The RNA shown here (c-di-GMP-I riboswitch aptamer) has 96 nucleotides and comes from a Desulfobacterales bacterium.
RNA sequence: ACGUUUGAUAAGCAAACCACCCGAAAUGGUGGGACGCAAAGCCACUGGCCUAAGUCUCAGGUCAGGGUACUGAGAUAUGGUAGCAGGGCUGCCGGG
Numbered sequence: 001a002c003g004u005u006u007g008a009u010a011a012g013c014a015a016a017c018c019a020c021c022c023g024a025a026a027u028g029g030u031g032g033g034a035c036g037c038a039a040a041g042c043c044a045c046u047g048g049c050c051u052a053a054g055u056c057u058c059a060g061g062u063c064a065g066g067g068u069a070c071u072g073a074g075a076u077a078u079g080g081u082a083g084c085a086g087g088g089c090u091g092c093c094g095g096g
Base pairs, nucleotide, nucleotide: 002096004094007093012037013036017032018031019030020029021028035083041089042088043087045086046085047084048081049080050079054076055075056074057073058072059071060070
């Protein structure tokens, strides 16, 4: 300098769950807690997945009629997920 077959040592992260907080929700943050993790460090670029506030459509409803408020259903990411994969960037000890 290039790699990462292996996982001893030291250090690190922290699922479910619980409490509190942000948020419409999904998620997320802090503390506790450890299922696991050799990139479970960072980045939403691609696919997947989660959510649907707002928007659109339809129906209900109100009305003489139209429209609005309201209720329900469907679609939708501009919201998320890096601990779902792919990709990109960086990287500890040991080994080669």
Taxonomically the source falls in Desulfobacterales (Bacteria, Pseudomonadati, Thermodesulfobacteriota, Desulfobacteria). The RNAcentral record of the sequence draws on Ribocentre. The coordinates come from a structure-prediction model, not an experiment, and the mean pLDDT is 81. Rfam family: c-di-GMP-I riboswitch aptamer. Rfam's curators write: GEMM was predicted in a large-scale screen for bacterial structured RNA regulatory elements.